[in-house]
Molecule: Bacterial small signal recognition particle RNA
Organism: Nitriliruptoraceae bacterium
RNA sequence: CGCCGGUGACGUUCUCCGGUGAACCGGGUCAGGGCCGGAAGGCAGCAGCCCUAAGCCGUUCUUGGGCGGGUACCGAUCUCG
Numbered sequence: 001c002g003c004c005g006g007u008g009a010c011g012u013u014c015u016c017c018g019g020u021g022a023a024c025c026g027g028g029u030c031a032g033g034g035c036c037g038g039a040a041g042g043c044a045g046c047a048g049c050c051c052u053a054a055g056c057c058g059u060u061c062u063u064g065g066g067c068g069g070g071u072a073c074c075g076a077u078c079u080c081g
Stems, first nucleotide, its partner, number of pairs: 002078001004075005010068005017058004026051004034043003
């Protein structure tokens, strides 16, 4: 030096945060229209709007978790010089 292990820093990723995000097969509210009813009313429910899932995009690196081709230090044995 190599190999192995440990501890850091660093990198990366997840969690956290923000945004976006479902024609229908998520939820809420359901115009219009439809259905039931003698009526009063009721029922289901598309669009729209709202809230979200998976996913995607982004900010920071504060805490926590995972990973490590590498990097610094420490250490046991062995090989080589």